Large-subunit ribosomal RNA, domain I from Flaviflexus equikiangi, 583 nucleotides, folded computationally. Taxonomically the source falls in Flaviflexus (Bacteria, Bacillati, Actinomycetota, Actinomycetaceae). Its Rfam family is "Bacterial large subunit ribosomal RNA".
Context: one part of a larger RNA
RNA sequence: GGCGUUCGGUGGAUGCCUUGGCACUGGGAGCCGAAGAAGGACGUUGUAGCCUGCGAUAAGCCUCGGGGAGUUGGCAAACGAGCUGUGAUCCGAGGGUGUCCGAAUGGGGAAACCUGGCCCACGUUAUGGUGGGUUACCCGCACCUGAAUGUAUAGGGUGUGUGGGGGGAACGCGGGGAAGUGAAACAUCUCAGUACCCGCAGGAAGAGAUAUUCCGUGAGUAGUGGUGAGCGAAAGCGGAUGAUGGCUAAACCGUGUGUGUGUGAGAGCUUACGGGCGUUGCGCAUGCGGUGUUGUGGGAGCGUGUUUUCGGCCCUCCGUAUGGGGUCGGGAUGGUAGUGGUGUGAUAGUUGAACCUGGUGGGAAACAGGGCCGUAGACGGUGAGAGCCCGGUAGACGAAAUUGUGCUGCUAUAUCUGAUGCGCCACCCAAGUAGCACGGGGCUCGUGGAAUCUCGUGUGAAUCUGCAAAGACCACUUUGUAAGCCUGAAUACUCCCUAGUGACCGAUAGUGAAUAGUACCGUGAGGGAAUGGUGAAAAGUACCCCGGGAGGGGAGUGAAAUAGUACCUGAAACCGGGCGCCU
Numbered sequence: 001g002g003c004g005u006u007c008g009g010u011g012g013a014u015g016c017c018u019u020g021g022c023a024c025u026g027g028g029a030g031c032c033g034a035a036g037a038a039g040g041a042c043g044u045u046g047u048a049g050c051c052u053g054c055g056a057u058a059a060g061c062c063u064c065g066g067g068g069a070g071u072u073g074g075c076a077a078a079c080g081a082g083c084u085g086u087g088a089u090c091c092g093a094g095g096g097u098g099u100c101c102g103a104a105u106g107g108g109g110a111a112a113c114c115u116g117g118c119c120c121a122c123g124u125u126a127u128g129g130u131g132g133g134u135u136a137c138c139c140g141c142a143c144c145u146g147a148a149u150g151u152a153u154a155g156g157g158u159g160u161g162u163g164g165g166g167g168g169a170a171c172g173c174g175g176g177g178a179a180g181u182g183a184a185a186c187a188u189c190u191c192a193g194u195a196c197c198c199g200c201a202g203g204a205a206g207a208g209a210u211a212u213u214c215c216g217u218g219a220g221u222a223g224u225g226g227u228g229a230g231c232g233a234a235a236g237c238g239g240a241u242g243a244u245g246g247c248u249a250a251a252c253c254g255u256g257u258g259u260g261u262g263u264g265a266g267a268g269c270u271u272a273c274g275g276g277c278g279u280u281g282c283g284c285a286u287g288c289g290g291u292g293u294u295g296u297g298g299g300a301g302c303g304u305g306u307u308u309u310c311g312g313c314c315c316u317c318c319g320u321a322u323g324g325g326g327u328c329g330g331g332a333u334g335g336u337a338g339u340g341g342u343g344u345g346a347u348a349g350u351u352g353a354a355c356c357u358g359g360u361g362g363g364a365a366a367c368a369g370g371g372c373c374g375u376a377g378a379c380g381g382u383g384a385g386a387g388c389c390c391g392g393u394a395g396a397c398g399a400a401a402u403u404g405u406g407c408u409g410c411u412a413u414a415u416c417u418g419a420u421g422c423g424c425c426a427c428c429c430a431a432g433u434a435g436c437a438c439g440g441g442g443c444u445c446g447u448g449g450a451a452u453c454u455c456g457u458g459u460g461a462a463u464c465u466g467c468a469a470a471g472a473c474c475a476c477u478u479u480g481u482a483a484g485c486c487u488g489a490a491u492a493c494u495c496c497c498u499a500g501u502g503a504c505c506g507a508u509a510g511u512g513a514a515u516a517g518u519a520c521c522g523u524g525a526g527g528g529a530a531u532g533g534u535g536a537a538a539a540g541u542a543c544c545c546c547g548g549g550a551g552g553g554g555a556g557u558g559a560a561a562u563a564g565u566a567c568c569u570g571a572a573a574c575c576g577g578g579c580g581c582c583u
Base pairs, nucleotide, nucleotide: 001582002581003580004579005578006577007576008575009574015568016533017532020505021504022502023501024500025499026498027497028496029494030493031167032166039101040100041099042055043054044053046079047078049075050074051073061095062094063093064092065091066090070083071082072081106115107114108113116135117134118133119132120131121130122129137164138163139161140160141159142158143157144156145155171202172200173199174198175197176196182189186226213240214239215238216237217236223231224230245486246485247484248430252290253289254288255287256286257285258284259283260282261281268277269276271321272320273319274318275317295464297429298428299427301424302423303422304421305420306419307418310329311328312327313326314325315324316323330417331416332415333414335413336412337411338410339409340408341407342406343405344404345403346402347401349397350396351395355370356369357368358367371388372387373377379391380390381389435459436458437457438456439455440454441453445471466481467480468479469478470477520527521526540567543554544553545552546551
């Protein structure tokens, strides 16, 4: 020095464990914000720091409930000083306080800082000082003013508004909009109207009326496609939900305003007659009220019927009769808001059955023996593996306060107070619209024979004897009724709360994170870790010895110390000691 064997060291694999994650399910909730949010800075406990809580009333203040013996949050003990059956700590509900920054909003600003005006209060002999309130911009409404410019308008100002501003995980709608990729290259195509950016909103959004939506099927079908790669319906059928839901425009009537025209008794007004009226009439524009809302077309106007819930008052040029209109009351409907009753939930809780003994062991829940409960044999803990030890579980019960939801009463408000038939007439039925041309987009549809839908530019109709559609186009036939508006449910999603589940992970895994967006890196945008386990219990080794200490040897604790805070198990690489053999 090598080989073998054994004993150690080092190291932290493996096994076991779980405080942490991951995925999903049921229910709830689905916005917060100038009444100052989200997110932060700085403070705040008797004692340094970090986390949590809180805000100069600062681990807290008040009230109302629950609860019932200890307690002054965690790391995290110790000391000190307290509180507490006159009910503390703790849990829940409602209030109060809530520094500074931040949309940040008196002005400024290098966020958490600097510095004004006005009003009030305190302090000072007085000034300086301190505290409270108010003071941004935009928009709506009301009022006051007010240019060029006479009336006006623009503009300015005051007051007022729980108006707006900013934030939010995904879902939604709209405006923009890629490329890597695939096509085994690549250009049409695909990826994909995806990612991403911007705007806006809601608890859903959007769409929408014999409607619409969602799921399954139809179906990877019909189609489309350098007929390549690929893309890819619909009708129908079966389900979910459920409201074949509502309101306008126009024709016509009444009325107001503006404007044009008109000065003659023609036209007009009045239900009839007789009278009467007079800037009443006619046209245009516009506001309000009534009427009206449809495809077996509907409505208006005129005429004529049928039926019916009404009354009072007022008006309707005068007289008479009659008719019409308005208002109030009554009646009906069901929407909204407030308030009361009642039921059922949420936010604390309460109750809740049944086991002992023996030996083994450090320890019994394992084993043995004999019992018991069960509307409870879910789960977790307890010195090993517990239905009956503890917390719970099944079941039963409970709310002063706040609040969700169902039913119902009252009040306020809203709507309706007529419906319908026949005939005549040909007034209305959504215009820079439909259609068409060109250029695009979107539909299964890539320009194709390309309808339908939609946008830009240009052109540009008709009113029911109309118009549109039925995949170029034409005819016939059939279907529908565009160019106005609103609308619940079935649907999508999960930052969040709550209850649970797992042929999900178990510390190089599972979130990046057993907690951390920390430490650290970077000027910055940004990047971004690692570290779990003594033991049942600290019982964490009094005392003695060696040593400066570190660290050991005794002694002691413990079931165990080769469990000694470098701590469960403790593999391998790597490094040594002993023994054997070889050189």